[in-house]
Molecule: small-subunit ribosomal RNA
Organism: metagenome
């Protein structure tokens, strides 16, 4: 410090997710030792048991027993035990110390003051006392009462226990005076006069020493007050009645509505009062780079609490954790009548829960409590167990060692790699065992150590006993194998898993951490993603619809002063600890210790005066007033007009009108439209007209008038910061809508009809009623839009356009020039993410407000507030996704747009779709109709066996085939059985090559195995070849340039061309794969050559001659917009037309197919990775199957006739084929063909007559003398063999069919159409396939419209790219929510009644020691008991407000690989 996720790619915006630190942690797997910390976050649930606060005999008064000596009459008595245990009386302490965090949002806490409003037991210091009495009562003793707990009563007695009474330095209290301080009140003090207020002893060596009382100081602790900070919710806006404030009295230590009576009517609140939620608070602790933020366990400060609720008492202090009263709950004892308890102390147990220790040892250390002490008490504490729980050291061993052992795992089979890793050799012992020695911790005389035989020191053996955890797709460091097959799984995000998974599970290896490692949960942090540091609001989420205007925030210049804010500089405080530095102790290290610094704060105090602010004074530049003028559809009211539609009344007229893509509904003979006159009546104001004007928006358009706003421009004069923004709030606000009452011409929601379509609740069309108009009143939203608040200042310009001035111009009037305002467009600079914004800024500043924080849910819900209602306004959550977005590239796409091509269309000529055949295919069907291919008579250039892969039966099992190894040599061949045949059996027969003579090798046959085979599967694992787009004119690279960038530019533009084909022009310049061209053939000539070709010669390539022509095949030459022009073009490139030429603009055709798309095709041509089969899926064989047959569909042939058909005669090719072959002449057959068998390895010879044609004749328009299927009969040819299933002939037989619906194809010239001939496959089989010639047309205005294509634009929400995206019902599964008849449950406020304890008030006849009165009795003080009001916990009843739960059904929502129904959007999305 940043990464990864939106897209094809980019930029940005935005969320999400991750690396990092941390933890009182858990959980999973693993675990050798030590140090130091740390350990119930949950049930402030309930607790068995033992402990945690007791001491004092030097305050008092009692005073045992065990056991032991003596004696004893065996009943006992007596010393010791012992003034001892023990309880009681009284005195300190029990308010410390320990725990816990429930409540508490302010009676708390933090920082700083204040107490002149106070208080203090022990503790130090000081002063002055401490004298004389009284009366009682625990304990004991005796009686009773109870299970118990305890209780009642009679009697005895003591104090430092309780009363008087004296003294009074002195302190309290009232009044008078004095001076002095101070902060208003007042403080400290002196003086005086009145009242009032003490005391205890007790030890003692008799010296003294603890104590005890009444002041004074101080320390420390404490109560009380004030400022100022402290969590969310405003969908919680008002809240108080003891409330606020007085006066009087009460209580307190103590100020005060703290209380209480009377009087006032206050108080707090947007600087957020009431109220709900949540919550101990701080020092700190995480984290962050700070500022933050989150937190508040261990340690320390402050609070609060103590089972709940409530109360007081005692005491210096409590309304009291191990104290008391009362209620409640809840658990225990019980003789049922009654009692006991509070672990949030330490330990423990139990409940909960993901989870948290021992019912330890000591008071040696530390510290507390009592004691005059010894001493006792202390689950404070100081140890020690337990737990990897955190945090900090240590080990698991070092060195050497390559045959790179074995084993694993991988391989390209060569090796790599675990790996110096092991062994093996040489060491060393820390830990960790064993044994031996031992501390300090106790600081001075002595004694005392729970830890603890601990740490630590020796010594011994011995590598010995100590390594696991997670991850390896990217982020993120680290790669094979194997299995699994969208299954199991994985998984933080983004994704992975459908048969070659570096991502799942295993394994080998790696990587990272290590006695830990990983997950889970939190917290911060990246996140500048709430921005104070430190962001934003045109289009990404964001300007309020506009305006006035209140609080507020901020505000012009200058001079003086204050010092609030600012700087500065002293002082107190900011508790230790903690962090940081420095030093030190344990070996280090965590730990611990000592100093220092810090602590950004807060109160005081001293100074400074620029700014800011306050106070006084001035000033004109901001703002406003007058004063002169001109502009406007600014606004609100009257009134006026004309054109037009419509309606009405006449008048002419006739059959239609309207209306539409085309029609219909409608209108009209009862007379419409259409014309003409006349009248009614509402609404709207044509042209003028403008990016024009006016207004704050919303908005405003005939013309007059009458009131009224605001801006503008001149000029000079006043006033003197009057200013800007503006939360609330107030007013104004299109449309539609609403309310009452009027008004209605048009025009129209609904709503009716008519078209449109599958439908059509739409778009069109014909009515047509709310409404639109007025008046009053509501409604308050709109894409209410420049999607751009307001306000001031500054920052190049150029150029319309309204509205003013000025200036030139003789005054004018036009031009031109300044200026000020207003409103437009372009544009530097800046700014932007880009688009674009640019003095009217989105640019540079400054003020004020308003708004935003991923995307749906949700412009929702549920309360508020506001409306008659519709609604509106504020506004969430729960779930869920990993994106939504925005600008802008490249595609591609459009029922957008230009421009251009193409048998695309047009023009045209011939088919196809309809018959029959014939062939494919699809469905069926089958034992099987083998397999692909989905545009093809495609693989297939030939299925009867065979091919053949397919079924069915038979058989084989190292194999039909190849390589190696062993043995044999019996080959080949023939004849027999059997048997569909393959094969099996049986006879016969007996071999070739070469040799070193040993044997090898060929071949054939047995044998075991390694293998062989596989037309089994993946064309979505591939190679190779192949189609298609398309022979369409494209497609791209390098340097540059421009752009943040994907990218663009080149290649766009203007022309041209078949063509990115040339020119020209251009931030491009070159190039490169395509075009073009080089090639083959065709058309014309030369030249060379002539056999088997050609002339002639003959009956004849028969023989000779010849090659002039034809021809063959070899070489050349011709075509290049080249030329003479000529005309269009820009002087170009190039087009038209022309000469000449056989051939004219690429002369025809042929080969040739750019980057690339279609996971096109093809594992069944080959090859080839992986997976499968192995007496089978392989391999042989027979027979059957690919050749079915209700039917569809595709491509052909044949026709349907007279342009013909059929008979007869007759002419003219080209280009191939032949030796397993072409096969003549003859001759037989009506033919197919038979027979022949010449001749040819072919320019010699054969296939081989070309046919149509052309000449002659019949046929006469019919299902025929077209048509030729189908059958029967008879044959030929091939073959081992034509039945399933062959071609052909002949004879007969003669079906559909009369030119073909919707739709649809080929074709632009030697081409369509038409004739027929070859040839490849092949034993035969050709309407198909590939070439050949003859004959030989037609039409093309021309690009509107259909297909396909190219290049330029625009538009997109497409990018698997329109066969795209995408919407919304309704079904069905889930999950959350809102409503709901209501049930339920909490909390809180309040009527009313209860009314303990307890407090105060009254009473107080009962009972009553001390003081007083009195000899006395008795009486009075006082005081308790009791009783009664009043206050009060609690409880019972009701009302109301908040929250939750859940509730038949019910509303939307989300969400879910292949569900309905339409097609709402994204192109002009087809109705923007």
């Nucleotide at each position: 410090a940043g990464a990864g996720u939106u897209u094809g790619a980019u930029u940005c915006u935005g969320g999400c997710u991750c690396a990092g630190a941390a933890u009182g942690a858990a959980c999973g797997c693993u675990g050798g030792g030590g140090g130091c910390g740390u350990g119930c976050u949950u049930c402030a649930g309930a607790c068995a048991u033992g402990c945690a606060a007791g001491u004092c005999g030097a305050a008092c008064g009692u005073g045992a027993a065990c056991g032991g000596g003596g004696c004893u009459u065996c009943g006992g008595c007596u010393c010791c035990u012992a003034g001892u245990a023990a309880a009681g009386u009284g005195g300190c302490g029990c308010a410390c110390g320990g725990g816990u965090g429930a409540g508490u949002a302010a009676u708390a806490c933090u920082u700083g003051g204040g107490u002149a409003a106070u208080g203090u037991a022990c503790c130090u210091u000081u002063u002055c006392g401490c004298u004389g009495g009284g009366g009682a009562u625990a304990a004991c003793c005796g009686a009773g009462g109870g299970a118990a707990a305890c209780c009642u009563u009679g009697g005895c007695u003591a104090a430092u226990a309780c009363c008087g009474a004296a003294u009074a330095c002195c302190c309290c209290c009232a009044c008078a005076a004095c001076a002095u301080c101070g902060u208003a009140g007042g403080g400290a003090g002196u003086u005086g006069u009145g009242g009032g207020g003490a005391a205890a002893g007790c030890c003692u060596u008799a010296c003294g020493g603890c104590g005890c009382g009444a002041g004074g100081a101080g320390a420390g602790c404490a109560g009380c007050c004030c400022a100022a900070g402290u969590c969310c919710c405003a969908u919680u806006a008002g809240c108080u009645u003891g409330u606020u404030g007085g006066u009087a009295g009460g209580g307190u230590a103590a100020c005060g509505g703290c209380c209480u009576a009377c009087c006032a009517a206050g108080g707090c609140u947007g600087c957020g009062a009431u109220g709900g939620g949540u919550a101990g608070c701080u020092g700190g602790u995480c984290u962050g780079a700070g500022a933050g933020g989150a937190u508040g366990a261990u340690c320390a400060g402050c609070c609060a609490c103590a089972c709940u609720g409530g109360u007081a008492c005692u005491g210096g202090a409590a309304c009291a954790c191990g104290g008391a009263c009362c209620a409640g709950a809840c658990u225990c004892c019980u003789a049922c009548g009654g009692g006991a308890g509070g672990c949030a102390g330490c330990a423990g147990u139990u409940a909960g829960g993901a989870a948290u220790u021992u019912u330890g040892c000591g008071c040696a250390a530390u510290g507390g409590g009592g004691g005059a002490a010894a001493c006792c008490c202390u689950g404070a504490c100081g140890c020690a167990g337990c737990a990897a729980c955190g945090c900090c050291g240590c080990g698991u061993g070092g060195g050497u060692g390559a045959a790179g052992a074995a084993g694993g795992c991988c391989u390209u089979c060569g090796g790599g790699u675990u790996g110096u890793a092991a062994a093996g050799c040489c060491c060393u012992u820390u830990u960790g065992g064993c044994g031996g020695g031992g501390a300090a911790g106790a600081g001075a005389a002595a004694a005392u150590g729970a830890c603890g035989g601990u740490a630590c020191c020796c010594g011994c053996a011995g590598a010995a006993g100590a390594a696991g955890c997670a991850c390896c797709g990217g982020c993120u460091a680290a790669c094979u194998c194997c299995g699994u097959g969208c299954c199991a799984g994985c998984a933080g995000c983004c994704g992975c898993g459908g048969u070659a998974a570096u991502a799942c599970g295993g394994a080998g290896g790696g990587u990272g951490c290590a006695a830990g490692c990983g997950u889970u949960a939190u917290u911060c942090g990246g996140a500048u993603u709430g921005a104070c540091u430190g962001g934003g609001c045109g289009u990404a989420a964001a300007g309020c619809g506009c305006a006035c205007g209140u609080a507020g925030g901020c505000g012009g210049c200058c001079u003086a002063u204050c010092a609030a804010g600012u700087c500065u500089g002293g002082u107190g405080u900011g508790a230790a600890a903690u962090c940081c530095c420095u030093g030190g102790a344990c070996u280090c290290a965590a730990u611990c210790c000592a100093g220092g610094a810090a602590g950004u704060g807060c109160a005081u105090u001293g100074g400074a005066a620029a700014c800011u602010g306050g106070u006084a004074g001035g000033c004109u530049a901001g703002a406003g007033u007058a004063c002169g003028g001109g502009a406007g559809a600014g606004g609100a009211g009257a009134g006026c007009g004309g054109a037009a539609u419509u309606c009405c009344g006449g008048g002419u007229g006739u059959a239609g009108a309207g209306g539409u893509g085309a029609a219909a509904u409608u209108c009209g003979u009862a007379g419409a439209u259409a014309u003409c006159c006349g009248g009614a009546g509402g609404a709207a104001c044509a042209a003028c007209a403008g990016a024009g004007g006016c207004g704050a928006a919303g908005g405003c358009g005939g013309c007059u008038c009458u009131c009224u706003g605001g801006a503008c421009c001149g000029u000079u004069a006043c006033u003197g910061a009057c200013g800007c923004u503006g939360a609330g709030g107030u007013g104004c606000g299109a449309a539609a809508g609403c309310g009452u009452g009027g008004g209605g011409a048009g025009c129209a929601a609904a709503c009716a009809g008519g078209a449109u379509u599958a439908g059509a609740u739409a778009c069109c069309c014909u009515g047509g009623u709310a409404g639109u108009c007025c008046a009053c009143g509501c409604u308050g939203u709109a894409a209410a839009c420049g999607a751009u608040g307001g306000a001031u200042a500054c920052u190049a310009g150029g150029u319309g356009u309204c509205g003013g001035g000025g200036g030139u111009u003789c005054u004018u009037a036009c031009c031109c020039c300044c200026u000020c305002g207003g409103u437009g467009c372009c544009g530097c600079a800046g700014c932007u993410a880009a688009c674009g914004c640019a003095u009217u800024a989105a640019g540079u500043a400054u003020c004020c407000c308003g708004c935003c924080u991923g995307g749906g849910g949700a412009c929702u819900a549920c309360g508020g507030u506001c409306g008659c209602a519709a609604g509106a306004u504020u506004a969430a959550a729960a779930c869920u996704c990993a994106a939504a977005g925005a600008a802008a590239u490249u595609g591609a796409c459009g029922g957008g747009g230009g421009c251009c091509c193409g048998c695309a269309c047009a023009a045209g000529c011939g088919g196809u779709g309809g018959a029959g055949u014939a062939u494919g295919u699809g469905g069926u069907u089958u034992a099987a109709u083998u397999c692909g291919a989905c545009g093809c008579g495609c693989g297939a250039a030939a299925a009867a066996c065979c091919u053949u892969a397919c079924c069915u039966g038979g058989g084989c099992u190292u194999g039909a085939c190849a390589u190696c190894c062993c043995g044999c040599g019996c080959a080949a061949c023939c004849u027999g059985g059997u048997g569909a045949a393959a094969g099996u059996c049986a006879g016969g027969g007996u071999u070739c090559c070469c040799u070193u003579c040993g044997g090898g090798g060929a071949c054939g046959u047995g044998g075991a195995g390694a293998c062989a085979g596989g037309u089994g599967c993946u064309g979505c694992a591939u190679g190779g070849c192949u189609g298609u787009c398309g022979u369409c004119a494209g497609c791209u690279c390098g340097u540059g340039u421009c752009g943040u960038g994907a990218g663009a530019u080149g290649u766009u533009g203007g022309g041209u061309u078949a063509a990115g084909u040339c020119c020209c022009g251009c931030a491009a310049c070159g190039a490169g794969c395509g075009c073009a061209a080089c090639c083959c053939u065709u058309g014309u000539c030369a030249u060379u050559a002539g056999u088997u070709g050609c002339c002639a010669u003959u009956a004849a390539g028969u023989u000779g001659g010849g090659c002039a022509c034809u021809c063959u095949a070899a070489u050349g030459a011709g075509a290049c917009c080249g030329c003479u022009u000529g005309c269009c073009g820009a002087u170009a490139a190039g087009g038209c037309a022309g000469a000449g030429g056989a051939a004219g603009g690429u002369g025809g055709g042929g080969a040739u197919g750019a980057c690339g798309u279609c996971a096109a095709g093809u594992c069944c041509g080959c090859a080839u990775g992986g997976c499968c089969c192995u007496u089978a899926c392989g391999c042989c064989c027979a027979g059957g199957g690919c050749u079915a047959c209700a039917c569809a569909c595709g491509u052909a042939c044949u026709a349907c006739a007279a342009u013909g058909g059929c008979c007869g005669g007759u002419a003219c090719a080209g280009a191939g084929c032949g030796c397993c072959g072409c096969g003549a002449a003859g001759c037989c057959g009506c033919g197919a063909g038979g027979u022949g068998g010449a001749g040819c390895c072919a320019a010699u010879c054969g296939c081989a007559c070309a046919a149509a044609g052309c000449c002659g004749g019949u046929c006469u328009c019919a299902g025929u003398u077209c048509g030729g299927a189908u059958u029967g009969g008879a044959g030929u040819c091939u073959g081992c063999a034509a039945c399933u299933c062959g071609a052909c002939u002949c004879c007969a037989u003669g079906a559909a069919g009369u030119c073909g619906g919707a739709a649809u194809c080929g074709c632009u010239a030697g081409u369509a159409a038409u004739c027929g001939c070859g040839g490849a496959u092949c034993a035969g089989c050709a309407u198909g396939c590939c070439g050949c010639g003859g004959u030989g047309a037609a039409u093309a205005c021309g690009u509107u419209c259909c297909c396909g294509g190219g290049c330029c634009u625009u538009g997109u929400a497409c990018a698997c790219a329109c066969c795209g995206c995408c919407c919304g019902u309704c079904a069905c599964g889930c999950c959350a929510u809102g409503g709901g008849a209501g049930u339920u449950g909490g909390u809180g406020c309040u009527g009313c009644u209860u009314g303990a304890a307890a407090a105060g008030g009254c009473u107080g006849a009962g009972c009553u020691a001390a003081c007083c009165c009195g000899c006395a009795a008795g009486g009075g003080a006082g005081g308790c008991a009791a009783g009664u009001c009043u206050u009060a916990a609690u409880g019972g009843u009701g009302g109301u407000a908040c929250c939750g739960a859940u509730g038949a059904c019910u509303g939307g929502g989300g969400u879910g690989a292949a569900g309905u129904c339409g097609a709402a959007a994204c192109a002009a999305g087809g109705u923007a």